A computed fold for a 404-nucleotide RNA from a Mycobacteriales bacterium, annotated as Bacterial RNase P class A. Lineage of the source: Bacteria > Bacillati > Actinomycetota > Actinomycetes > Mycobacteriales. Rfam family: Bacterial RNase P class A. Rfam links the family to the GO terms dimeric ribonuclease P complex, tRNA processing and ribonuclease P activity. The sequence is in RNAcentral, with records from ENA.
RNA sequence: CGAGUCGGCCGGACGGUCGCGUCGGCGGCUGCGCGAGUGGUCGCCGUCGAGGAACGUCCGGGCUCCACAGGGCAAGGUGGUGGGUAACGCCCACCCGGGGUGACCCGCGGGACAGUGCCACAGAAAACAGACCGCCUCUUCACUUCGGUGUCGAGGUAAGGGUGAAACGGUGCGGUAAGAGCGCACCAGCGCCCCGGGCGACCGGGGCGGCUCGGUAAACCCCACCCGGAGCAAGGUCAAGAGGCGGGCCUCCGGGCCCGCUGCGCAGGCGCUCGAGGGUGGCCCGCCCGAGCCUGCGGGUAGACCGCUAGAGGCUGCCGGCAACGGCAGCCCGAGAUGGAUGGCCGUCGCCGGCCGCGGUUUCGCGGUCGGUACAGAACCCGGCGUACAGGCCGGCUCGUCCG
Numbered sequence: 001c002g003a004g005u006c007g008g009c010c011g012g013a014c015g016g017u018c019g020c021g022u023c024g025g026c027g028g029c030u031g032c033g034c035g036a037g038u039g040g041u042c043g044c045c046g047u048c049g050a051g052g053a054a055c056g057u058c059c060g061g062g063c064u065c066c067a068c069a070g071g072g073c074a075a076g077g078u079g080g081u082g083g084g085u086a087a088c089g090c091c092c093a094c095c096c097g098g099g100g101u102g103a104c105c106c107g108c109g110g111g112a113c114a115g116u117g118c119c120a121c122a123g124a125a126a127a128c129a130g131a132c133c134g135c136c137u138c139u140u141c142a143c144u145u146c147g148g149u150g151u152c153g154a155g156g157u158a159a160g161g162g163u164g165a166a167a168c169g170g171u172g173c174g175g176u177a178a179g180a181g182c183g184c185a186c187c188a189g190c191g192c193c194c195c196g197g198g199c200g201a202c203c204g205g206g207g208c209g210g211c212u213c214g215g216u217a218a219a220c221c222c223c224a225c226c227c228g229g230a231g232c233a234a235g236g237u238c239a240a241g242a243g244g245c246g247g248g249c250c251u252c253c254g255g256g257c258c259c260g261c262u263g264c265g266c267a268g269g270c271g272c273u274c275g276a277g278g279g280u281g282g283c284c285c286g287c288c289c290g291a292g293c294c295u296g297c298g299g300g301u302a303g304a305c306c307g308c309u310a311g312a313g314g315c316u317g318c319c320g321g322c323a324a325c326g327g328c329a330g331c332c333c334g335a336g337a338u339g340g341a342u343g344g345c346c347g348u349c350g351c352c353g354g355c356c357g358c359g360g361u362u363u364c365g366c367g368g369u370c371g372g373u374a375c376a377g378a379a380c381c382c383g384g385c386g387u388a389c390a391g392g393c394c395g396g397c398u399c400g401u402c403c404g
């Protein structure tokens, strides 16, 4: 310098103008209250006002409410080992398998001698295999240069050819009519035993055995482990409410007003211990509660506050650890809307790209001009994963080439 691989980070700046939400202050108008006060609305000033993914809502937790005798069945999830963590399907390290010259990358990575199923196309045959061609023996007939050749049939053979992702170990020697783990040697693989190393997955070595067993569990299934349900519209407080009941006052006897309690009305159906329904959020048994429940129609309130944002929070340093991460110390940080704010326009600059000019002549610099400047936006809060993204910056490592 070129090619590559892994990781980290940023993701516009300033000004003007119009506008929006939170909180605070001041002022105008105004409601309630005897009052101290407490609200509404408008204006001004100040203050703070999205993200690396706020996204998808896929996984895990915090928090809240409900449930929390028990048993059985079913369903779901996870799946090498050891760690990390509040927890996880996440992260780290390692093991095994695969890819790459390498840095490094990929793996839904328990079990296929518990059982069942499936294996397209091609091929003769696809799972206790299989004779299409070929090879060998015997046989029928024909021909013959008497060596054989062709043909008919019976059998042997998995060594050779061909098909396939996969054809029931590989190489060599022996053996045979031809062959074959049929025998032997070595190698690969499987099972069992022993020794050594490692916390472990596993690795290394030795011996024995029969010779050899296909794949698929993101198919059923088996094994081990984990799992109660719903979600901030969770949940809580206050106010209001139609209708009903009771009381008081007034009345032109139609009713009206005020106060308190309750929280609506109508119709149909089922049920009140021979028990509807509910809880045990899949189902069954069992257990518990139980006098109301279900359906339809109509009506009322749909306001305020709490939950609510400081948190398993960041940054720096030291210590422990290979690392994920943990411990300690110091410092720092304040969106909280609820029809839902955080925006629009203009200017200057930055960044990137194209074109033109000038300087320099790979690279580059300066000026002009045109275009681009993404993905996307909180809604209870965290930890992950996944996905989207104009443009840019930094670092580790690997391979190649050249120079010293």
Stems, first nucleotide, its partner, number of pairs: 001400010012349007020049002023046010051375001055386002058384005063231004070285004076226004080094005095109001096107004110222002115220002117216003132161002134157005141150003169187006188212001190209008235306004243262008264298007277289004313332008350373010